Predicted 3D model of RNase P RNA and transfer RNA as a complex of 499 nucleotides. It holds a member of the Rfam family "Bacterial RNase P class A".
RNA sequence: GAAGUCCGAAACGCGGCCGCUGCCCGCCCUUUCGGGGGCGGGUGGAGGAAAGUCCGGGCUCCACAGAGCAGGGUGCUGGCUAACGGCCAGGGGGGGUGACCCCACGGAAAGUGCCACAGAAAACACACCGCCGAUGGCGGGCCGGGCCUCCGGGCCCGGUGCGCACAGGCAAGGGUGAAAAGGUGGGGGCCGCGAUCCCGUUGCGGCCUGAAAGUAAGAGCCCACCGCGGUCCCGGUGACGGGGCCGGCCAGGUAAACCCCACCCGGAGCAAGUCCAAGCAGGCGGCGUUGAAGGUUGCUCGCCGAGCCGCCGGGUAGGACGCUUGAGGGUGCCGGCAACGGCACUCCCAGAGUAAUGGUCGCGACGGCGCCCCCGGCAACGGGACGCGCCGACAGAACCCGGCUUAUCGAGGGCUUCCCGC
RNA sequence: GGGCGGCUAGCUCAGUUGGUUAGAGUGCCUGCUCGACAUGCAGGAGGUCACAGGUUCGAUUCCCGUGCCGCCCACCA
Numbered sequence: 001g002a003a004g005u006c007c008g009a010a011a012c013g014c015g016g017c018c019g020c021u022g023c024c025c026g027c028c029c030u031u032u033c034g035g036g037g038g039c040g041g042g043u044g045g046a047g048g049a050a051a052g053u054c055c056g057g058g059c060u061c062c063a064c065a066g067a068g069c070a071g072g073g074u075g076c077u078g079g080c081u082a083a084c085g086g087c088c089a090g091g092g093g094g095g096g097u098g099a100c101c102c103c104a105c106g107g108a109a110a111g112u113g114c115c116a117c118a119g120a121a122a123a124c125a126c127a128c129c130g131c132c133g134a135u136g137g138c139g140g141g142c143c144g145g146g147c148c149u150c151c152g153g154g155c156c157c158g159g160u161g162c163g164c165a166c167a168g169g170c171a172a173g174g175g176u177g178a179a180a181a182g183g184u185g186g187g188g189g190c191c192g193c194g195a196u197c198c199c200g201u202u203g204c205g206g207c208c209u210g211a212a213a214g215u216a217a218g219a220g221c222c223c224a225c226c227g228c229g230g231u232c233c234c235g236g237u238g239a240c241g242g243g244g245c246c247g248g249c250c251a252g253g254u255a256a257a258c259c260c261c262a263c264c265c266g267g268a269g270c271a272a273g274u275c276c277a278a279g280c281a282g283g284c285g286g287c288g289u290u291g292a293a294g295g296u297u298g299c300u301c302g303c304c305g306a307g308c309c310g311c312c313g314g315g316u317a318g319g320a321c322g323c324u325u326g327a328g329g330g331u332g333c334c335g336g337c338a339a340c341g342g343c344a345c346u347c348c349c350a351g352a353g354u355a356a357u358g359g360u361c362g363c364g365a366c367g368g369c370g371c372c373c374c375c376g377g378c379a380a381c382g383g384g385a386c387g388c389g390c391c392g393a394c395a396g397a398a399c400c401c402g403g404c405u406u407a408u409c410g411a412g413g414g415c416u417u418c419c420c421g422c
Numbered sequence: 423g424g425g426c427g428g429c430u431a432g433c434u435c436a437g438u439u440g441g442u443u444a445g446a447g448u449g450c451c452u453g454c455u456c457g458a459c460a461u462g463c464a465g466g467a468g469g470u471c472a473c474a475g476g477u478u479c480g481a482u483u484c485c486c487g488u489g490c491c492g493c494c495c496a497c498c499a
Stems, first nucleotide, its partner, number of pairs: 001418007012364007020045011047394001051405002054403005059269004066301004071265005076090005091105001092103004106260002111258002113254003128174002130170003135167002137164003141160008182226006188208009227249001228247008273321004282312006294304002314498003328347008366392006373384004423495007432448004450466005472488002475485002
């Protein structure tokens, strides 16, 4: 210098003028004595995501929320927390040269389903090409023996070796596929005798090496290593890791398919819910008043329970509470690897209801673009400083918190890899 | 503010659940029919199944996220 990766912050600053809004104080006006209005002053006034509404909790009402089934969610381990699908730490797997990143990561040996096309065969494995053909079969050759003979030979039996690939064997190799029933490698050498004309091949015996010395060809048939399963020991809270022994291995994938296992979840949501005021007009239908309708989103129970529901029509679009002091912020110390927790001190920091948080001017800072100027160059273009002009990301609280996800400008720091220079 | 639902051809909708082939009507294009048009007949084109990621051998379909569109909800008697 380039490329990459991670982390924590910030979200332009200051001032003048004019506004908006909550609260407090003072003065004035008004009052049905609750309050309301005006003026002035002080003070507070959007976010890291206020967003999506994807999770979790508080709060409110329905039994202070109950039981069972159904349904939904989560899914390695330990911890944190009010809780979580969040966070922290660890384990395992995967990707990257690396910093580092990613993982819905329980069970496929409870059962069911599915696995297109291709392929011989897709889960009860199978046999297209291929290999073998030991053992049987068929056809020749040679040797030995027996029988018959018309003396040419023929037949039978035994042995030995050859050919065929008929029965049969094999699953190593080819080929198909996303996936082919664990993976890789090895199964030797020398001598003698026999068969054959020889070479070669092969049978038997002996010896050697070795972890083991397979067959006709092969194959866990045997051996070694890796993987897998079982068991024991050790370490760890645990996920898991390490080691010993045993077993040739039987058990494909898919659970973001049904399902099984473990754990969690009652429902609705501030338009929840409560009070006051104003105003109007009820009608029709259904269910129920026998704890039977209805309320708890489904069913059964339990509890509450005298009204409930639908359609048409009517009235009000007023005020107050909920509403912001809270799992709250800041600083310091302590515990913990960390998430987080404890203690002390300190602070009060938006609460609207057509909905405030704005507009304008000046100065300054940062970045980008354009113009002007300088340097190099024929030029395209490259580099640099002052000045001027323009632009400045995503985005706006609405009951409140903890998360996740998404949108987004410009900087800073740590680390990694590569290149160049000293 | 809160709660739901849907995105498939130019338009209106099936299909999806139970995974491996994308369809119908209408519109469009071409040809025939007709003197010419309408109608009718025959043929054809046209799809990132809203977008992005994941699970899977394989995704319109299953899971997750995003975007867009639509619907419902106050109180009194």